RNA sequence: GGCGACGUAGCUCAGUUGGUUAGAGCGAAGGAAUCAUAAUCCUUAGGUCCUGAGUUCGAAUCUCAGCGUCGCCACCA
Numbered sequence: 001g002g003c004g005a006c007g008u009a010g011c012u013c014a015g016u017u018g019g020u021u022a023g024a025g026c027g028a029a030g031g032a033a034u035c036a037u038a039a040u041c042c043u044u045a046g047g048u049c050c051u052g053a054g055u056u057c058g059a060a061u062c063u064c065a066g067c068g069u070c071g072c073c074a075c076c077a
Base pairs, nucleotide, nucleotide: 001073002072003071004070005069006068007067010026011025012024013023019057028044029043030042031041032040050066051065052064053063054062
């Protein structure tokens, strides 16, 4: 340098035939229960869906550019 995949909650990820409110597990906070702790159960908070632009009545989802991570190939000496 070329090609490809990926970027969604603190962490791991789902959601991609565009359409009702953006979700799960773990973690966090509060509560229940217990003599007490752990385990268990209940509730709650937490998101500009990497950034910007475009298409559209409507974008996490489609298009373009950029940034970042990973993989493969090539190049240089």
The RNA shown here (transfer RNA) has 77 nucleotides and comes from a bacterium.
The RNAcentral record of the sequence draws on ENA.
Rfam family: tRNA. Rfam's curators write: Transfer RNA (tRNA) molecules are approximately 80 nucleotides in length.
Its mean pLDDT, the model's own confidence on a scale to 100, is 81.